Context: one part of a larger RNA
RNA sequence: UUGGGCGUAAAGGGUGCGUAGAUGGUUUCAUAAACUAAAUAUAAAAACAUAAUAUAAAAAUUAUGCUGGUAGUUAGCACUGUGAUUCUAGAGUACAUCAGAGGAAAGUCGUAUUGUUGACGGAAAGGUGAAAUUUGUAGAUGUCAAUAAGACGACCGAAGGCGAAGGCAACUUUCUGGGGUGUUACUGACGUUGAGGCACGAAAGCGUGGGGAGCAAACAGGAUUAGAUACCCUGGUAGUCCACGCUGUAAACGAUGAAUGUUGGAUUUUGGAUUUUGUCAAUUAGACAUAGUAAGAUUCAGUUUCUAAGCUAACGCGUAAACAUUCCGCCUGGGGACUACGAUCGCAAGAUUAAAACUC
Numbered sequence: 001u002u003g004g005g006c007g008u009a010a011a012g013g014g015u016g017c018g019u020a021g022a023u024g025g026u027u028u029c030a031u032a033a034a035c036u037a038a039a040u041a042u043a044a045a046a047a048c049a050u051a052a053u054a055u056a057a058a059a060a061u062u063a064u065g066c067u068g069g070u071a072g073u074u075a076g077c078a079c080u081g082u083g084a085u086u087c088u089a090g091a092g093u094a095c096a097u098c099a100g101a102g103g104a105a106a107g108u109c110g111u112a113u114u115g116u117u118g119a120c121g122g123a124a125a126g127g128u129g130a131a132a133u134u135u136g137u138a139g140a141u142g143u144c145a146a147u148a149a150g151a152c153g154a155c156c157g158a159a160g161g162c163g164a165a166g167g168c169a170a171c172u173u174u175c176u177g178g179g180g181u182g183u184u185a186c187u188g189a190c191g192u193u194g195a196g197g198c199a200c201g202a203a204a205g206c207g208u209g210g211g212g213a214g215c216a217a218a219c220a221g222g223a224u225u226a227g228a229u230a231c232c233c234u235g236g237u238a239g240u241c242c243a244c245g246c247u248g249u250a251a252a253c254g255a256u257g258a259a260u261g262u263u264g265g266a267u268u269u270u271g272g273a274u275u276u277u278g279u280c281a282a283u284u285a286g287a288c289a290u291a292g293u294a295a296g297a298u299u300c301a302g303u304u305u306c307u308a309a310g311c312u313a314a315c316g317c318g319u320a321a322a323c324a325u326u327c328c329g330c331c332u333g334g335g336g337a338c339u340a341c342g343a344u345c346g347c348a349a350g351a352u353u354a355a356a357a358c359u360c
Stems, first nucleotide, its partner, number of pairs: 003332004007315002012328001014200004021193003025087001028084004033080001035076004040071003048065006090190001091187004095182004102176007109153002113149008124135002161168002205246006214240002219235004257327006264307003269302009278288003310317002333360003342353004
């Protein structure tokens, strides 16, 4: 363990799929579990409360009360449940169409960097606040040409797009997931959430085998400094990259769980649909276009900002942190403690679960 909460005070699971469970649109009929109503049964005595009797006063005696419930019975049927049945507003399927760094694999390209080779050249280069370590007459730095390697993908590029989240950006091809819009047609509640479970899950790290240009933990040296196990500089190994397998955590953040409905405006931008006007350009000429382009309006689905109401301790939110409903997760003073022990998982590192003494 009620209650009250979870953007920032303690508190939303990293994310999805989904089992049990919980919960759930619409019509009619049946049922009557539940619910509602009625009468019946049930309440030992004592105690307690009130009153009476009694008494000097008591004790004592008598009467009435306590009354929510429980049980079966009878009746009712609006809601919930159950069994049938109906529908199309939720959900899904088909068709048409659209956008996209959504994912996987294969191939191709480009600038730069570094190395190597050749040529030119001849003393410095590099680096810094200033220097030095460092490189260089065994020819560096620089310039030109060739070649090799690995990683990366300028501009476009955006508060832009896609994805459940992590995340995703050169180009082409193949395979493939999801989403939007439109119109009818079909299925007919098939929905929502989701304890366990399963899957995915940045970076770092681990295993095996490759690869290794640049960068760079560790490490070495030079500086700085009182010191300098740092910041700065010169080097530099794991690693960063690829394949397969593990790990399973992050300020995994919108610090805001998922779903549905309701409630005002303005605005940015993306994708569709419908519709109107030729559009751009510019003052004179011209360019584009016959089915598109551009601009405006309406509308659906996202996205950004500012606000009304409302909410909030305030900041602020207003794609709700408003108004409501359903389901899950979580919190309950600070420290001890994202700990110990145990258990499960892991090759390990460790992860998950998770106390107490004590103390303020």